RNA sequence: UCAUCAUCCAGAGCGGCUGAGGGACCGGGCCCUGCGACGCCGCGGCAACCAGAGCGUGACCCGAGCUGCCGCGAGUAGGUCGGGAUGCGUGCGAGGUGCCAAUGCCCGAGCGAUGAGGA
Numbered sequence: 001u002c003a004u005c006a007u008c009c010a011g012a013g014c015g016g017c018u019g020a021g022g023g024a025c026c027g028g029g030c031c032c033u034g035c036g037a038c039g040c041c042g043c044g045g046c047a048a049c050c051a052g053a054g055c056g057u058g059a060c061c062c063g064a065g066c067u068g069c070c071g072c073g074a075g076u077a078g079g080u081c082g083g084g085a086u087g088c089g090u091g092c093g094a095g096g097u098g099c100c101a102a103u104g105c106c107c108g109a110g111c112g113a114u115g116a117g118g119a
Base pairs, nucleotide, nucleotide: 001119002118004116005115006114007113008112013043014042015041016040017039021032022031023030026108027107028106029105044100045099046098049096050095052092054090055089056088057087058086060084061083062082063081064080066078067077068076069075070073104111
């Protein structure tokens, strides 16, 4: 950079620096902002996409042993115990991200952002 999938009406702010615009882009609204916005840094927090450890559950594989059946076998069926890998659900929040005005601020048209794995 490209394509795919998921999410985008829940939630979470203080301090320092800076100093004029900002809410991604276009049109129309609305809003934030010299009582310092946006941005950057520090700390704090939210959330649960990925990783991780926990619990529950489903089917699978391996091993051990038990019981039943017969054609008595390197047979077959069903429980039990232990181990492995995995799907789903749930809750945790020490790791990787992300996020912390307003539904991605709203409407229209396009699109964009974040995460995950891939090329």